[in-house]
RNA sequence: GGAGCGGAUCAGGUGAACGCCGGCGUUGGAAGUUUCAACGCGGGAGGAAAGUCCGGGCUCCAUUGGGCAGGGUGCUGGUUAACGGCCAGUCGGGUGAUCCGAAGGAAAGUGCCACAGAGAAUAGACCGCCGAAGGCCCGCAAGGGCCUGGCAAGGGUGAAACGGUGCGGUAAGAGCGCACCGCGGCGACAGUGAUGCCGCCGGCACGGCAAACCCCACCUGGAGCAAGAGCAAAUAGGGGAGCAAAGCGGGGAAACCCGCACCAGGCGGCCCGUCUGGCGCUCCCGGGUACGCUCGCUCGAGACCUCGGGCAACCGCGGUCCUAGAAGAAUGUUCACCACCCAGCAAUGGGAACAGAACCCGGCUUACGAUCCGCUCCGGCU
RNA sequence: GGGCGAUUAACUCAGUGGUAGAGUGCCUUCUUCACACGGAGGAAGUCCGCAGUUCAAAUCUGCGAUCGCCCACCA
Numbered sequence: 001g002g003a004g005c006g007g008a009u010c011a012g013g014u015g016a017a018c019g020c021c022g023g024c025g026u027u028g029g030a031a032g033u034u035u036c037a038a039c040g041c042g043g044g045a046g047g048a049a050a051g052u053c054c055g056g057g058c059u060c061c062a063u064u065g066g067g068c069a070g071g072g073u074g075c076u077g078g079u080u081a082a083c084g085g086c087c088a089g090u091c092g093g094g095u096g097a098u099c100c101g102a103a104g105g106a107a108a109g110u111g112c113c114a115c116a117g118a119g120a121a122u123a124g125a126c127c128g129c130c131g132a133a134g135g136c137c138c139g140c141a142a143g144g145g146c147c148u149g150g151c152a153a154g155g156g157u158g159a160a161a162c163g164g165u166g167c168g169g170u171a172a173g174a175g176c177g178c179a180c181c182g183c184g185g186c187g188a189c190a191g192u193g194a195u196g197c198c199g200c201c202g203g204c205a206c207g208g209c210a211a212a213c214c215c216c217a218c219c220u221g222g223a224g225c226a227a228g229a230g231c232a233a234a235u236a237g238g239g240g241a242g243c244a245a246a247g248c249g250g251g252g253a254a255a256c257c258c259g260c261a262c263c264a265g266g267c268g269g270c271c272c273g274u275c276u277g278g279c280g281c282u283c284c285c286g287g288g289u290a291c292g293c294u295c296g297c298u299c300g301a302g303a304c305c306u307c308g309g310g311c312a313a314c315c316g317c318g319g320u321c322c323u324a325g326a327a328g329a330a331u332g333u334u335c336a337c338c339a340c341c342c343a344g345c346a347a348u349g350g351g352a353a354c355a356g357a358a359c360c361c362g363g364c365u366u367a368c369g370a371u372c373c374g375c376u377c378c379g380g381c382u
Numbered sequence: 383g384g385g386c387g388a389u390u391a392a393c394u395c396a397g398u399g400g401u402a403g404a405g406u407g408c409c410u411u412c413u414u415c416a417c418a419c420g421g422a423g424g425a426a427g428u429c430c431g432c433a434g435u436u437c438a439a440a441u442c443u444g445c446g447a448u449c450g451c452c453c454a455c456c457a
Base pairs, nucleotide, nucleotide: 001378002377003376004375005374006373007372008371009370010369012338013337014336015335016334017333018332020044021043023041024040025039026038027037028036029035030034046354050365051364053363054362055361056360057359058224059223060222061221065272066271067270068269070220071219072218073217074216075089076088077087078086079085090103091101092100093099104215105214109213110212111209112208113207126155127154128151129150130149133148134147135146136145137144138143163181164180165179166178167177168176183202184201185200186199187198189196190195228295229294230293231292238285239284240283241282242281243280247260248259249258250257251256262278263277264276265275266274287456288455289454302321303320304319305318307316308315309314340351341350342349343348383453384452385451386450387449388448389447392406393405394404395403400437408424409423410422411421412420430446431445432444433443434442
C1' cells in the first nucleotide's frame, strides 16, 4: 500500500419565528353521553419503522379435552416468556484469521448412484501380471509360443472401484503375515456432557446419498387488530338445494322437568369425547347500508445507571425516568450559528446514504452513509 | 397492516434429481400464373437472481426481486 473479516457508536446539534397532532391544567361559551375557543406547561417517526421468515403476548372460534394424521426442530450444555434466536464448548470443512455446518440414525426397512467403465455393494476382468501344477507345438539345446488355470497388487474409466503407506512373503500376487494410520469392540482416566487421551483385543466384514421416502428424540389446536366488542343506518327472510325424525321410560293435576334414542350444526382434516338446537342449521343466487362512528389504541417479558453473580449470553438487588397513538391524512417550513465530508493557501463553494410508526414485544434476513477498535493474508521499503 | 399464489423460447403453457419440450409465431425451401392452405427443414433458452445440498438442480432448501388475488356489516 492492497485485499479479506469481526465488533461498537452515530444517523446531525442548538436557538428563534410560523404552522399541525396528542396529553395535562386554568378560564369562558354552547350543550347535557359532551363539544368548541383562548392561555400556559410538556411530548411527537427507525436502526432497520422494511421483508412477513420465526417465536410469543392479546382477541375470537368456544363450554374445552384426548388421540391419529400433518407440520417444525435435530452435536452437548446454558440462557430466555418462547424460538429455527443468542452464548460457551466439542467435532468436521477451509492456506489462515474470520468464517461455514440442515452436526441424530445407512445392520429397522424400502429406494437411487445417469453417462463412462470389465465391474457401483457382499461387484468384477478391458489393457495387463504369472506360468509353480497339467497338456500341446517348434527347437540339438538354451529357450520360445498356445491352452486349461491362478491374480486383482499396476494402468485405464469415473464424483466415487470393496481400507491407506511401507516391509516381508509368493510362480505372480492379495491383510496372506507384520509395523504404523484408519475401522470395530472392551476398559481405565478427565469432563455436567458432546468428546478427548491412553491401553488391550480383533475382522483385518460392511461405498455415498436421509436439503431421498423413512426410523428415533423433543415440540406443536386454528385463525388473526381488516382479530374482536359496541352504536348508527337501510332492506327482501326474497328464491333455490340438502338434511330429518319425532319414539320409549320416570316424576307431576297440568304446564313442564329429567334420562335414553334419533337428526342437524360447532370445535382447520379424521376418530373419540363434549356442547348447542330440535323445526333449527349449512350452502348457493339475489338484495340493503356504508365506503359511517366509538372502543380495541398504549405503563411494557419497558428504558437507563451503580453494585453483585457468571468466561459469556444473561440473571438479581437498588435508584432514576414516562419517551407518538394518529379516527387511520399529524410528527413540518424558514433563518442563523456550530459540528461532519470533498475541493481550495485562504476566502469561499458544494454535499450529506437507506428510508417513514399503524396492536405490542424478542429475534433473523435484506438496504445503506460516516467514524473508531481489533484480527488475518499478499506485496514493497527500512 | 395482515394472508395467499405465480415467474421456463417472441407469445401460450408442459416438464415432480440424470444435463430443455410442444403448439402458435419467425426464417429457408418445395408445390402454384400468384397468394393462402399444405409438405420438408432450421433458428430461437442467464429455466426471475444469488447462495447452499448433491457427482449432478428447471426440479430439493434458504434468502432476495417483480407481478397478481383476498381481508366491513345486515338478516
Molecule: RNase P RNA; transfer RNA
Organism: Myxococcales bacterium